[in-house]
Predicted 3D model of a 187-nucleotide RNA (Lysine riboswitch aptamer) from Caminicella sporogenes DSM 14501. The coordinates come from a structure-prediction model, not an experiment, and the mean pLDDT is 77. Lineage of the source: Bacteria > Peptostreptococcales > Caminicellaceae > Caminicella > Caminicella sporogenes.
RNA sequence: AGGUGAGGUAGAGGCGCGAUGUCUAAUAGUACCUAUAUGGAGGUCGGAAACCUAAGAAGUAUAGGGAAAGGAGCCAUCGCCGAAGUCUUAGGCACCCAAAGUCUAAGGCUGGGCCUGCAUCGAAUAGGUGUAGGACUGUCAUCAGGAUAAAAAAAGCCCAUUAUCCUGAUGGAGAGCUAUCUCACGC
Repeated sequence: AGGUGAGGUAGAGGCGCGAUGUCUAAUAGUACCUAUAUGGAGGUCGGAAACCUAAGAAGUAUAGGGAAAGGAGCCAUCGCCGAAGUCUUAGGCACCCAAAGUCUAAGGCUGGGCCUGCAUCGAAUAGGUGUAGGACUGUCAUCAGGAUAAAAAAAGCCCAUUAUCCUGAUGGAGAGCUAUCUCACGC
């Protein structure tokens, strides 16, 4: 100088990922409330419980009033680069069970964003998720070509070697890649 293994630190990919907050669009003149008329026994997400109802339920019509949650967009702030997402299993939260939701742990898949088809969630043609395909992009390895530099040589040229960069092709995966530190092993 360079090699192997383990651990730590700092970084890169870019319409990069996620959370929070204000505002905005849509949800929607919907749900719901009130009044009148009609109606005539049910209504309340699934079940139970509880509640309302012949002092008139559901439904229908008219008139008046009139939301919200989840999801989305711009901006701002914060945390980050398995960021994060999703699937399976186990346990917990919530008046009871279940669904949905949420938290933790283990394991699996996905480098990243975009477009398209199908399926699913959703009010939605927005968007999310899964899956398949397409080009793009970052990274590493191998191969090919080119440029530059170094070393060697008495000098110069050429060939070959090493390193860096560019172009192209093929392939891999984030437990990756780059830089750096510590320890151990080996040369």
The same sequence occurs in records of 2 taxa. Its Rfam family is "Lysine riboswitch aptamer". From the family's description: Riboswitches are metabolite binding domains within certain messenger RNAs that serve as precision sensors for their corresponding targets.